[in-house]
RNA sequence: GCCCCGGUAGCUCAGUAGGAUAGAGCGAUCCCCUCCUAAGGGAUAGGUCAGUGGUUCGAUUCCGCUUCGGGGCG
Numbered sequence: 001g002c003c004c005c006g007g008u009a010g011c012u013c014a015g016u017a018g019g020a021u022a023g024a025g026c027g028a029u030c031c032c033c034u035c036c037u038a039a040g041g042g043a044u045a046g047g048u049c050a051g052u053g054g055u056u057c058g059a060u061u062c063c064g065c066u067u068c069g070g071g072g073c074g
Stems, first nucleotide, its partner, number of pairs: 001073007010026004019057001028044005050066005
């Protein structure tokens, strides 16, 4: 330098042939249960969907560029 994969909640990751209030597990906080703890049950909070531009009535999803991480080739 070229190519491929990925960036979504504090962490690990789903997701959508473009449209619903954007989800799960773990973690956090609170409550129930218990003599206490653990386990178990419930609730709540937590997100510029990497950034930017474009297409579109509408983009987390499609396209371009940039950026960060991983891999391959030279």

Overview: A computed fold for a 74-nucleotide RNA from a Methylococcaceae bacterium, annotated as transfer RNA. It matches the Rfam family "tRNA". The coordinates come from a structure-prediction model, not an experiment, and the mean pLDDT is 80. The organism belongs to Methylococcaceae, within Bacteria.